[in-house]
Context: one part of a larger RNA
RNA sequence: UUGGGCGUAAAGAGCUUGUAGGCGGUUUGUCGCGUCUGCUGUGAAAUUUCGGGGCUCAACCCCGAACUUGCAGUGGGUACGGGCAGACUAGAGUGUGGUAGGGGAGACUGGAAUUCCUGGUGUAGCGGUGAAAUGCGCAGAUAUUAGGAGGAACACCGGUGGCGAAGGCGCCACUCUGGGCCGAAACUGACGCUGAGGAGCGAAAGCAUGGGUAGCAAACAGGAUUAGAUACCCUGGUAGUCCAUGCCGUAAACGUUGGGCACUAGGUGUGGGUUCCAACCAACGGAAUCCGCGCCGUCGCUAACGCAUUAAGUGCCCCGCCUGGGGAGUACGGCCGCAAGGUUAAAACUC
Numbered sequence: 001u002u003g004g005g006c007g008u009a010a011a012g013a014g015c016u017u018g019u020a021g022g023c024g025g026u027u028u029g030u031c032g033c034g035u036c037u038g039c040u041g042u043g044a045a046a047u048u049u050c051g052g053g054g055c056u057c058a059a060c061c062c063c064g065a066a067c068u069u070g071c072a073g074u075g076g077g078u079a080c081g082g083g084c085a086g087a088c089u090a091g092a093g094u095g096u097g098g099u100a101g102g103g104g105a106g107a108c109u110g111g112a113a114u115u116c117c118u119g120g121u122g123u124a125g126c127g128g129u130g131a132a133a134u135g136c137g138c139a140g141a142u143a144u145u146a147g148g149a150g151g152a153a154c155a156c157c158g159g160u161g162g163c164g165a166a167g168g169c170g171c172c173a174c175u176c177u178g179g180g181c182c183g184a185a186a187c188u189g190a191c192g193c194u195g196a197g198g199a200g201c202g203a204a205a206g207c208a209u210g211g212g213u214a215g216c217a218a219a220c221a222g223g224a225u226u227a228g229a230u231a232c233c234c235u236g237g238u239a240g241u242c243c244a245u246g247c248c249g250u251a252a253a254c255g256u257u258g259g260g261c262a263c264u265a266g267g268u269g270u271g272g273g274u275u276c277c278a279a280c281c282a283a284c285g286g287a288a289u290c291c292g293c294g295c296c297g298u299c300g301c302u303a304a305c306g307c308a309u310u311a312a313g314u315g316c317c318c319c320g321c322c323u324g325g326g327g328a329g330u331a332c333g334g335c336c337g338c339a340a341g342g343u344u345a346a347a348a349c350u351c
Stems, first nucleotide, its partner, number of pairs: 003323004007305002012319001014201004021194003025088007033081002036076007048066007091191001092188003096183004103177004110154001115149007125136002162169002206247006215241002220236004258318006266296012300307002324351003333344004
C1' cells in the first nucleotide's frame, strides 16, 4: 500500500464556521465529454503463450497465430453520470402567527451568611482534635445585641428538568442580542451535505498590565502524628480565586461513540407545541401528531460487556484517525507563545 478497523482492545480532531475538492432531488429538450459498440491506422524485433517444424532428445533455433489490456482517427447508440437551456416543489431557505428556556452581553438592585470596625450587656475562658498543642483572650476574647464597612457567592424552588455547537449557563427586574420548536403553507426554486488548508470560539490552571481582596487557599511558617512525616489532622497564611484589557489553547474538552440523509417491533416516564374527545368556566383526564430528554426491550449487531428509531442495526455521501509494547507524544527542525509551553513529529536501540 491493499485490506481491516476506530463505545471499553491502537484509533472520532474540544467545538463551530467555511475555501478548494468530493458527493448530490423530480422533470423536458439538446450536446455526445465520460460511457457502450463497429471499422481503419498504429502499438519494432527479440521475449511470452498456443500450434507446427529443424538439430538423435532437451536446452537451443526456425515458421505461423495469439497477445501487445494502449493511443489516434472515423461511423453509430444515448439508458446512466456530465455540460448547456428550460420547468417543478417533496430537500434547503425566507416571510407570517404563536411558544418554552440558568443561551449570550451590558449596566443596576436585593436578602441570608462569613470576616472586620464601633458602641452596649457580660466574665474567664474560647478555639481546635482521635487526643492534644500551636493560636486567640483580663490591654476584656468567645457568647449576645445595635450600627457600619467591604468582597464573593446566590439556600429553598431544583428535577436522569431546561438552554447552548462545544467549553458551559442558576437571586430579582431592565436594555441590547443569537438560536430552537410548533401551526398554517404566502414566497425563493436545489440555493443542498461534507469539508484538506484557513478563520473563530474554547473549563481550570498559568502569564502581562492596572484594580480589588470578605471567605477559601498552592507555596510558606508553626503545632501535632510518626522510626521518619518535606504528607494526611490542626492554627495561621501569600500568590491565586474576583474585575477590566491582552495572551495562553490545553483537559478523563467523555456519550471515551465525527457530521448528514433514509429505512428497520414495541412499552413506559418526562419537557415544549398543535389538533380532536370530554368539560358551563377552570383544573384534571383520554386519543393523535411534531420536536427534545431518560428508562426498559424485539429483530439485528457485538469478542463479550452491551447497543437497540437519541443504534454500537441496515445502506449511501464526505471528513478525521489507527496499524505490536517500550524508546515517545520524546529528540531535531519548522510554526506559534512574553514565558510556561503548545503544535507538527521521527530514529537508533530493545522486548